[in-house]
RNA sequence: UACUUAUAAAGAAAGGUGGAGGGACAGGCCCUACGAAACCUUGGCAACCUUUUAAUUAAUUCGUUAAUUAAUUCCGGUGCCAAUUCCUUUUUCGCUUUUGGUGAAAAUAGAUAAGUA
Numbered sequence: 001u002a003c004u005u006a007u008a009a010a011g012a013a014a015g016g017u018g019g020a021g022g023g024a025c026a027g028g029c030c031c032u033a034c035g036a037a038a039c040c041u042u043g044g045c046a047a048c049c050u051u052u053u054a055a056u057u058a059a060u061u062c063g064u065u066a067a068u069u070a071a072u073u074c075c076g077g078u079g080c081c082a083a084u085u086c087c088u089u090u091u092u093c094g095c096u097u098u099u100g101g102u103g104a105a106a107a108u109a110g111a112u113a114a115g116u117a
Stems, first nucleotide, its partner, number of pairs: 001117007013042005021031003026088003043081003048077002052071008085109001089107008
C1' cells in the first nucleotide's frame, strides 16, 4: 500500500513545550490567542487482539479440542479521550402531501482493529 471481515446515537483530559491553525476530501456548520496542529509527561475510556470464567453446540483417543454467546481483563499489542463517522451523497421501500420533508434498509467514502499478500 492492496484485499477480506467486524464495529460506530455510549464512554473517557490535565500539565509542559509550541505559537496558528484544526475538525480526512468538497460544501455547510463548528472548535481555536480564555491558545490550533505537532511533540512530551501523567491520567482515563474502551474491549479489536490478549487473559480468565460460565453456558450451549459439535467432534473426541474420554484426557480434551473447536466454534458461538455472555461476563471479565491485573499485566501486555493497538485505538480513542468537542460536536452521531459533527451534518451531507446514491438506490430501494414506507409516511407526509409536493418536487420538498421524514423514517427504515442497502451501497459508496473515510476511521480503527484482526487476518492475508
A computed fold for a 117-nucleotide RNA from Brumimicrobium ulvae, annotated as SAM riboswitch aptamer (S box leader). Its mean pLDDT, the model's own confidence on a scale to 100, is 76. Lineage of the source: Bacteria > Pseudomonadati > Bacteroidota > Crocinitomicaceae > Brumimicrobium. The sequence was found by an Rfam model in a public genome assembly.